[in-house]
This is a predicted complex of two RNAs, RNase P RNA and transfer RNA, with 521 nucleotides together.
Its mean pLDDT, the model's own confidence on a scale to 100, is 75.
Rfam match: Bacterial RNase P class A. By type it is a ribozyme. Rfam describes the family as follows. Ribonuclease P (RNase P) is a ubiquitous endoribonuclease, found in archaea, bacteria and eukarya as well as chloroplasts and mitochondria.

RNA sequence: GGGUUGUUGCAGACGAUCGUCGUUCGACGGCGCUCGCAGGGGUGACGUCGGAGGGAGGAAAGUCCGAACUCCGCAGGGCAGUGCGCCGGGUAACGCCCGGUCGGGGUAACCCGAAGGAAAGUGGCACAGAAAAUAUACCGCUUAUGCGGUGGUGACAUCGCGUGAGUAAGGGUGAAAAGGUGCGGUAAGAGCGCACCGCGCCGGUGGCAACAUCGGCGGCAGGCAAAACCCCGCACGGAGCAAGGCCAAAUAGGGGAGUCAGAAUCCGCCGGCGCCGCAAGGAUGUCGGUGGAGGAAUCGAACGGCCCGUUCGACGAACUUCCGGGUAGGCUGCUUGAUCCCGCCAGCAAUGGCGGGGCUAGAGGAAUGAUCGUCACGCCGAAGCGCGCGGCCGCAAGGUCGCGGGCGAAGGCGGACAGGAUUCGGCUUACGCAGCAACACCAAU
RNA sequence: UCCUCGGUAGCUCAACCGGUAGAGCGGGUGGCUGUUAACCACUAGGUUGUAGGUUCGAGUCCUGCCCGGGGAGCCA
Numbered sequence: 001g002g003g004u005u006g007u008u009g010c011a012g013a014c015g016a017u018c019g020u021c022g023u024u025c026g027a028c029g030g031c032g033c034u035c036g037c038a039g040g041g042g043u044g045a046c047g048u049c050g051g052a053g054g055g056a057g058g059a060a061a062g063u064c065c066g067a068a069c070u071c072c073g074c075a076g077g078g079c080a081g082u083g084c085g086c087c088g089g090g091u092a093a094c095g096c097c098c099g100g101u102c103g104g105g106g107u108a109a110c111c112c113g114a115a116g117g118a119a120a121g122u123g124g125c126a127c128a129g130a131a132a133a134u135a136u137a138c139c140g141c142u143u144a145u146g147c148g149g150u151g152g153u154g155a156c157a158u159c160g161c162g163u164g165a166g167u168a169a170g171g172g173u174g175a176a177a178a179g180g181u182g183c184g185g186u187a188a189g190a191g192c193g194c195a196c197c198g199c200g201c202c203g204g205u206g207g208c209a210a211c212a213u214c215g216g217c218g219g220c221a222g223g224c225a226a227a228a229c230c231c232c233g234c235a236c237g238g239a240g241c242a243a244g245g246c247c248a249a250a251u252a253g254g255g256g257a258g259u260c261a262g263a264a265u266c267c268g269c270c271g272g273c274g275c276c277g278c279a280a281g282g283a284u285g286u287c288g289g290u291g292g293a294g295g296a297a298u299c300g301a302a303c304g305g306c307c308c309g310u311u312c313g314a315c316g317a318a319c320u321u322c323c324g325g326g327u328a329g330g331c332u333g334c335u336u337g338a339u340c341c342c343g344c345c346a347g348c349a350a351u352g353g354c355g356g357g358g359c360u361a362g363a364g365g366a367a368u369g370a371u372c373g374u375c376a377c378g379c380c381g382a383a384g385c386g387c388g389c390g391g392c393c394g395c396a397a398g399g400u401c402g403c404g405g406g407c408g409a410a411g412g413c414g415g416a417c418a419g420g421a422u423u424c425g426g427c428u429u430a431c432g433c434a435g436c437a438a439c440a441c442c443a444a445u
Numbered sequence: 446u447c448c449u450c451g452g453u454a455g456c457u458c459a460a461c462c463g464g465u466a467g468a469g470c471g472g473g474u475g476g477c478u479g480u481u482a483a484c485c486a487c488u489a490g491g492u493u494g495u496a497g498g499u500u501c502g503a504g505u506c507c508u509g510c511c512c513g514g515g516g517a518g519c520c521a
Base pairs, nucleotide, nucleotide: 001441003439004438005437006436007435008434009433010432012375013374014373015372016371017370018369020055021054023052024051025050026049027048028047029046031044032043033042034041035040057417061428062427064426065425066424067423068422069240070239071238072237076308077307078306079305081236082235083234084233085232086100087099088098089097090096101115102113103112104111105110116231117230121229122228124224125223138171139170140167141166142165143164144163145162146161147160148159149158150157151156179197180196181195182194183193184192198220199218200217201216202215203214204213205212206211244332245331246330247329254323255322256321257320258319259318260316265293266292267291268290269289270288271287272286273285275282276281298314299313300312301311302310303309325520326519339358340357341356342355343354344353345352346351377414378413379412380411384407385406387404388403389402390401391400392399393398446517447516448515449514450513451512452511455470456469457468458467464501472488473487474486475485476484494510495509496508497507498506
């Protein structure tokens, strides 16, 4: 010097004029309500004028998470569904943050990780390849045996073809091939044996833990993918400020379609039949009708989906749904809050505690802007002024020329992303400038 | 505020449980015809909205972002 990485801060200031949106005060105007016999007074919203004071952010954004707050019949069980997933801590809570472990990337500072389970099960791994997960034998290597050829007196050796067996070293395929390297070993081979590395199990030590490390044992045991289904663990009632509360106003308070319970049992009354009696009548049984009690079952609604379960309702000014109609008003919720700043303390940190101080948008599809001046900031910038290097002149001081970069008056240019809508904590995305720290590289001394 | 669906050739749409993206119309060239249309033959055209990730491999699975469409809410 440019670059990379991390982190922090700011988001121009002051004044004037004009404009814009709320608040508040005063004056005036007509209107409404009210007091008064009256002149007039009080009060309410509205309009005009004037005064005072106030008016967006680090992301106000996306609406991706988590809460507060509010309402809904405190929301039970199972299934389904959704989300999260190394360890410890922080927090109201979180999918966020901090610290650590392991894995990956980078020369490094540092960064990234959806990092439970593939030995519960189901399925997948195209093409190629012998074989893609119960392993297997295409070429090759070795061996046994049969036939044939050649050599040999012969035992036999060797070559070719066939059959059987062994083999996972080598070749070849693939993204991936059943631990790797070396030595031994073997008919050839092979964790078959050994050493080292890797892996698994057990134990010790350190650590709260994830895990690390040391020692021993085991020849090694089933590849990849769960951002395939799935399994395991944990969490989850639903809706959202158009939540919700209060007050006004309005209507064809309209029409169409659909839905809507009574079992068993008990009691009363009436009637028929049977029984007793000569009869009047009596007691009881049974059947039918009717009224009441009774609530089984059914239907509907609510509890986010389904089933169970629970609750409520079932001819009522009922419920569901469609068509049609009406209103697009006011107040509240509404901004002091898990709030911000400073200091001290605890903690590696996130964060927490204590003390002091500060805090006026609350809004309805929605207000903050423009111009000018001064100053500050960044960039450009002539003359000039230092600085470094080199050449030349000179004994030297120095002079001069060239190159490089720096400071620089006037003046010019520039200032990004973007606008609150119930409120917070995060995440993500957009975006200008500046500071600090660290890192490697290049150049010069 | 909440819910939901989609983005593939110029247009309209396909593409199974991840295996190397196609159809119709349209465009171009040639043929047929006196000429045009129709017809016949051949042909071009795609960073699958975008940036990452998972995987051997992504239009398809996952995440962020961009763009577009649809729906719900008052009274009675």